[in-house]
RNA sequence: GCCAGGAUAGCUCAGUUGGUUAGAGCGCGAGACUCAUAAGCUCGAGGUCGUGGGUUCGACCCCCACUCCUGGUA
Repeated sequence: GCCAGGAUAGCUCAGUUGGUUAGAGCGCGAGACUCAUAAGCUCGAGGUCGUGGGUUCGACCCCCACUCCUGGUA
């Protein structure tokens, strides 16, 4: 250089042949329980879906460029 895959919450990851409010586990905060703590239970906060454009009535999802990561190849 070329090819393929990936980038979504603090971390690990789902998600969708384009449409209802973007989710889970762990973590964090609170509540209830308890003599108290932990575990388990309930609730909550937290996201410009890598960046910028395009298509569309409508984009996390489709198209283009770029950045970064991983693997392959010469």
Predicted 3D model of a 74-nucleotide RNA (transfer RNA) from a Patescibacteria group bacterium. Its Rfam family is "tRNA". About the family: Transfer RNA (tRNA) molecules are approximately 80 nucleotides in length. By type it is a transfer RNA. The organism belongs to Bacteria candidate phyla, within Bacteria. Its mean pLDDT, the model's own confidence on a scale to 100, is 81. The sequence is in RNAcentral, with records from ENA.